[in-house]
RNA sequence: GCCCGGCUAGCUCAAUCGGUAGAGCAUCAGACUUCUAAUCUGAAGGUUGCGGGUUCGAUCCCCGCGUUGGGCU
Numbered sequence: 001g002c003c004c005g006g007c008u009a010g011c012u013c014a015a016u017c018g019g020u021a022g023a024g025c026a027u028c029a030g031a032c033u034u035c036u037a038a039u040c041u042g043a044a045g046g047u048u049g050c051g052g053g054u055u056c057g058a059u060c061c062c063c064g065c066g067u068u069g070g071g072c073u
Base pairs, nucleotide, nucleotide: 001072002071003070004069005068006067007066010025011024012023013022019056027043028042029041030040031039049065050064051063052062053061
């Protein structure tokens, strides 16, 4: 230098054909318990890496950039 993949909640990851962004763990509150843990219930938490474009509408399609992993030379 070229090619391919990843980037979404604090962490690990989903989201089929473009149509209301979710789960588990963690956090907080409640129930239970003499207390704690475990268990159960609920809540909060998102500029979907960044910037543009297409579209009525983009996590998804297109372009550029960044970052990370792998491959080739």